The RNA shown here (transfer RNA) has 73 nucleotides and comes from an Oscillospiraceae bacterium. Taxonomically the source falls in Oscillospiraceae (Bacteria, Bacillati, Clostridia, Eubacteriales).
[in-house]
Formats: sequence, structure tokens, C1' cells
RNA sequence: GGAGGCAUGGCUCAGCUGGUAGAGCACCUGCUCCACACGCAGGGGGUCAGGGGUUCGAGUCCCUUUGCCUCCA
Repeated sequence: GGAGGCAUGGCUCAGCUGGUAGAGCACCUGCUCCACACGCAGGGGGUCAGGGGUUCGAGUCCCUUUGCCUCCA
């Protein structure tokens, strides 16, 4: 230099064929317990790496930038 993959709550990951973003763990509150843990019930938290485009509508499609990984030279 060229090619490909990945980037989504604190963490690990889903999200099909575009239709207003979910799970587990963690966290908070309550119940339970002498207390802690476990268990049960409930709750908060992300605009989807940045920018642009297409579309009535984009996490998803297109372009570009950044970071990480792999391959080729």
C1' cells in the first nucleotide's frame, strides 16, 4: 500500500427480509433472613464509533473518517 471482519446499556452479546433497540450478568428498591448470600417482585440505564447520503422510515442499505483484529504484498 491492497483486501476482509468487528464497533449496540457498566460487561458479554442478540437484533432475520429497513418499521420507533433487547437478553444474560451487573446496578438500584422492596419482600424474605438475626445479618449476608441465594431466591422472589419491581425499576433505572444505550440513539447503535464519528460524519454524510438514500428512504415516508436506517442499528440494518451506500459513501467516508477513526479505532481494533486478520490476510496479502
Its Rfam family is "tRNA". About the family: Transfer RNA (tRNA) molecules are approximately 80 nucleotides in length.